This is a predicted structure of a 72-nucleotide RNA (transfer RNA) from Candidatus Rhodobacter oscarellae. It matches the Rfam family "tRNA".
[in-house]
RNA sequence: GGUCGCGUAGCUCAACGGGAGAGCAGCGGAUUGUCUAUCCGAAGGCUGCGGGUUCGAUCCCCGUCGCGACCG
Numbered sequence: 001g002g003u004c005g006c007g008u009a010g011c012u013c014a015a016c017g018g019g020a021g022a023g024c025a026g027c028g029g030a031u032u033g034u035c036u037a038u039c040c041g042a043a044g045g046c047u048g049c050g051g052g053u054u055c056g057a058u059c060c061c062c063g064u065c066g067c068g069a070c071c072g
Stems, first nucleotide, its partner, number of pairs: 001071007010024004018055001027041004048064005
């Protein structure tokens, strides 16, 4: 340098073009003599960034940045 894949909540990951979710962690509560465990609840994201297509984009297209694999 070329090809391909990935980038979404603090972490690990989902999401036929039409409500952005789960588990764990953290927070509040219940339970307990206390802690753990268990149960309940709420919070937490402008989906790496910038454009484009579309009535509508996490999803499709282009560029760019980061990481990884392969080729040279």
Its mean pLDDT, the model's own confidence on a scale to 100, is 82. RNAcentral holds the sequence, with entries from ENA and Rfam.